[in-house]
The RNA shown here (Bacterial RNase P class A) has 436 nucleotides and comes from a Planctomycetota bacterium.
NCBI's taxonomy places the organism under Bacteria, Pseudomonadati, Planctomycetota.
It matches the Rfam family "Bacterial RNase P class A". The family's RNA type in Rfam is ribozyme.
The prediction has a mean pLDDT of 75.

RNA sequence: UUGCGUGGCGAGGCGAUCGCGCUCGGGCAUUUGCCCGAGUGAGGAAAGUCCGAGCACGGCAGGACACGGUGGCGGGUAACGCCCGCCCGCGGGAAUGGUCACCCGCGAGGGACAGUGCCACAGAGAACAGGCCGCCGAUGGCCGGUGCAAGCCGGAUCAGGCAAGGGUGAAACGGUGGAGUAAGAGCCCACCGCCCGCUCGGUAACGAGCGGGGCACGGCAAACCCCACCGCGUGCAAGGUCAAGCAGCCUUCCGAAGUCGAAAGACUUCACGAUCGGUCCGGUCGCAUGGAAGGCGGGUAGACCGCUGGAGCCCGUCGGCGACGGCGGGCCAAGAGAAAUGACCGCCGCCCGCGGCAGGUCUGGUGCGAGCCCCCGUCAAGGUGCACCGGAAACCGCCGCGGGGCACAGAACUCGGCUUACUGCCACGCCGACUG
Numbered sequence: 001u002u003g004c005g006u007g008g009c010g011a012g013g014c015g016a017u018c019g020c021g022c023u024c025g026g027g028c029a030u031u032u033g034c035c036c037g038a039g040u041g042a043g044g045a046a047a048g049u050c051c052g053a054g055c056a057c058g059g060c061a062g063g064a065c066a067c068g069g070u071g072g073c074g075g076g077u078a079a080c081g082c083c084c085g086c087c088c089g090c091g092g093g094a095a096u097g098g099u100c101a102c103c104c105g106c107g108a109g110g111g112a113c114a115g116u117g118c119c120a121c122a123g124a125g126a127a128c129a130g131g132c133c134g135c136c137g138a139u140g141g142c143c144g145g146u147g148c149a150a151g152c153c154g155g156a157u158c159a160g161g162c163a164a165g166g167g168u169g170a171a172a173c174g175g176u177g178g179a180g181u182a183a184g185a186g187c188c189c190a191c192c193g194c195c196c197g198c199u200c201g202g203u204a205a206c207g208a209g210c211g212g213g214g215c216a217c218g219g220c221a222a223a224c225c226c227c228a229c230c231g232c233g234u235g236c237a238a239g240g241u242c243a244a245g246c247a248g249c250c251u252u253c254c255g256a257a258g259u260c261g262a263a264a265g266a267c268u269u270c271a272c273g274a275u276c277g278g279u280c281c282g283g284u285c286g287c288a289u290g291g292a293a294g295g296c297g298g299g300u301a302g303a304c305c306g307c308u309g310g311a312g313c314c315c316g317u318c319g320g321c322g323a324c325g326g327c328g329g330g331c332c333a334a335g336a337g338a339a340a341u342g343a344c345c346g347c348c349g350c351c352c353g354c355g356g357c358a359g360g361u362c363u364g365g366u367g368c369g370a371g372c373c374c375c376c377g378u379c380a381a382g383g384u385g386c387a388c389c390g391g392a393a394a395c396c397g398c399c400g401c402g403g404g405g406c407a408c409a410g411a412a413c414u415c416g417g418c419u420u421a422c423u424g425c426c427a428c429g430c431c432g433a434c435u436g
Base pairs, nucleotide, nucleotide: 001432003430004429005428006427007426008425009424011423012348013347014346015345017343018342020041021040022039023038024037025036026035027034028033043408047419048418050417051416052415053414054413055235056234057233058232067231068230069229070228071227072086073085074084075083076082087109088107089106090105091104092103093102110226111225115224116223117220118219119218132166133165134162135161136160139159140158142155143154144153145152146151174192175191176190177189178188193215194213195212196211197210198209199208200207201206239305240304241303242302248296249295250294251293252292253291254290255270256269257268258267259266260265272286273285274284275283276282312331313330314329315328316327317326318325319324349406350405351404352402353401354400355399356398357397359396360395361392362391363390364389365388366387367386368385371384372383373382
């Protein structure tokens, strides 16, 4: 110094010009506007919408089934599938004599004697197994020799015995060594492993020790399943308040028609019927001839609330290994409507590239040597140091140049997490390269 990994920071600064959203103030218009001024205006992920909550509305006596999720232990937290610490297992450092401890990484890490199911390929055999190559000939038979015979010796291995060794596989029904045997085998023994029990330590997961048992229990639950625990639904377009217009209903006034009445006046109607049709509206036909004002409830457009002061942020201190918590102090930081936070120019900054200088750095020679190191002590030599004369150019630094680069991304009710995206810088670790 390149690259990779992990963690952190969060993107340039200043000025000019032209703009954008919101709030407040002022002015002019008054139907929403226009102008001026001031203030304010994205993130670590605002993203994915994957978990957990707040909040809101709806639902709900209780329980069960079904469905979904979580799954070592303890703690943190409002809560979580998140975070912290620990336990166990596996892998690496570790190609070692060995790997206990230590460091780093990974683990959907409950249950496989509740039941069902699966275990590809290869292999003889894949679960209460099997006998391919192999080993054996004790036992029964066969052949040969010998013997009067019983028998003995030898051979082959038909029956038979065995599972040590080989081979297949992810996995072959404990491992190593010994004893034993015809050959063998937990058949027996020692150690290791496993199972059961007890004791001790630990909140617990679990660990340590002791005793017993020859050992019976293969693996897979990210297959069904079982166990324990958790879980109502929908999301701010939640939801609430006010409320134009249109339609509906009511009242009043005027008008028309009709009925009653001697008159004054009173009452009724102003639309109905048929058809199309599931209903409303509406169309057509027949007959008849209504307009205005006010009010009412529901409620659309629209306006307002919800809406940003909150499990908030920063600093200090105390407790805790830590996640985190307590206390004290300080701070207020977008809340718009499908929705603004920008464009351009100049200077500076950072990164990259190229060229140069030689201050740091490294180095050759010469000289000087007070101190220090070296030494049991002393001296020499050497190292460290200083000065002068040279050299190198990777890195730091400085100077100059340049049609270069400065990401990912964009709030929409709000928080806590996780995941993903990201150029550059910083820290740490690892590999490699270059230069002196």